A computed fold for a 73-nucleotide RNA from a Candidatus Pacearchaeota archaeon, annotated as transfer RNA. It matches the Rfam family "tRNA". Lineage of the source: Archaea > Nanobdellati > Candidatus Pacearchaeota. Model confidence (mean pLDDT): 82 of 100. The sequence is in RNAcentral, with records from ENA.

């Protein structure tokens, strides 16, 4: 200096132009126990790495740059 690749609640990660986005652990509140612990019921918790573009519409495409990792020089 090339070229691939990932970046999405707290943590691991599914999604895919079309309702601000599923889950599982983690975390609250009830229930259940004497009590913790499971269990079972509910909730909060992401403006999807920034920032521009295309589009009626963008987490998804495209461009540039940050930040992890690979492989080449």
């Nucleotide at each position: 200096g090339g070229g691939c690749u990932c970046g999405u609640g707290g943590u691991c990660c599914a999604g895919u132009g079309g309702u601000u986005a599923a889950g599982a652990c983690g975390c609250c509140u009830c229930u259940u126990u004497g009590a913790c612990g499971u269990a079972g019921a509910g909730g909060a918790a992401a403006u999807c790495g920034a920032a521009g573009g295309u589009u009626c519409g963008a987490u998804c495409c495209c461009u540039u740059c940050c930040g992890g990792g690979c492989c080449c020089a």